Molecule: transfer RNA
Organism: Candidatus Micrarchaeota archaeon
RNA sequence: GCCACGAUGGUGUAGCGGCAGCACGGGGGCCUGUGGAGCCCUUAGCCCGGGUUCGAAUCCCGGUCGUGGCC
Repeated sequence: GCCACGAUGGUGUAGCGGCAGCACGGGGGCCUGUGGAGCCCUUAGCCCGGGUUCGAAUCCCGGUCGUGGCC
């Protein structure tokens, strides 16, 4: 330098054009002899810039970073 794949709450992940979901974690509460178990409520996210579209996390282009491969 080229190619492929990836980037989503604090962490790990789902999504495949139409309200961004799950688990863990954080905060509050219930329960309990106690609780680090169980239950309820709540918190926080689409890497960046453009394009297409009525509508983009999703499709297209460029960039950044990461992983792997080639040279």